[in-house]
The RNA shown here (c-di-GMP-I riboswitch aptamer) has 110 nucleotides and comes from a Bacillota bacterium. Rfam family: c-di-GMP-I riboswitch aptamer. From the family's description: GEMM was predicted in a large-scale screen for bacterial structured RNA regulatory elements. The prediction has a mean pLDDT of 79.
């Protein structure tokens, strides 16, 4: 280096619930504690989920100014702002323990 097995040491990571913090949330970071992993190591490069601040409709809410039509009133009103609700798309966020890619890396009879 190329095949093949799988005798397989020494370790290794560390889910979910909990508990502090960060975040609008998906999630993440530390403690706990272990579902499981032979790459459950890095890596956001394609994929697929996720989330929706903020953006872009949509819908009703509550207030405020208010044309015109007809001379006055009252009612009422196109149109405009302003306040916070519903609800659809949307990623620049998120995820490598969801699949592929790339990097690195333990062990090993024959």
């Nucleotide at each position: 280096g190329c095949g093949c097995a799988u005798u397989u040491u020494u370790g290794g990571c560390a889910a979910a619930c909990c508990c502090u913090g960060c975040g609008a949330a998906a999630g993440c970071a530390g403690g706990u504690g272990a579902c499981g992993c032979a790459a459950a190591g890095c890596u956001a490069c394609g994929g697929a989920a996720c989330u929706a601040a903020g953006g872009c409709g949509u819908u009703g809410a509550g207030g405020g100014c208010a044309a015109a039509a007809a001379a006055a009133g009252a009612a009422g009103a196109a149109g405009c702002c302003c306040u916070g609700g519903g609800u659809g798309c949307u990623a620049u966020g998120u995820c490598c323990g969801c699949c592929g890619g790339g990097c690195c890396g333990c062990a090993a009879a024959a």

The sequence was found by an Rfam model in a public genome assembly.